Predicted 3D model of an 88-nucleotide RNA (c-di-GMP-I riboswitch aptamer) from uncultured Gemmata sp. Its Rfam family is "c-di-GMP-I riboswitch aptamer". Gene Ontology term of the family: cyclic-di-GMP binding. The sequence is in RNAcentral, with records from MGnify.
[in-house]
């Protein structure tokens, strides 16, 4: 490289979740691991906190941050595990 296939993006339906998202069916954006694990990181939710920081002429308020305490997210990466075909 080829061949034989795999998954399944947004978007719809329908269903569980307070959410983030999860399942199914449909549909293909793209993926050599887009198989499979929530250990580290990073995003995302929900609850709680101090009325603490930022913002505001004060000042409340809303809106952002900040810590905690429970989820997501493996199609964000690290890492760990298993895995077709073949020049090799």
């Nucleotide at each position: 490289a080829a061949a034989g296939g795999g998954c399944a993006a947004a978007c719809c339906c329908g269903u569980c979740g307070c959410g983030a998202g999860g399942c199914g069916g449909g549909g293909g954006c793209g993926c050599a691991a887009a198989g499979c694990c929530a250990c580290g990181g990073g995003c995302c939710u929900u609850c709680g906190a101090a009325u603490c920081c930022a913002c505001c002429c004060c000042a409340u308020a809303a809106u952002g941050g900040u810590c905690g305490a429970a989820g997501g997210u493996c199609g964000c990466c690290u890492g760990g595990u298993u895995g077709c075909c073949g020049a090799a």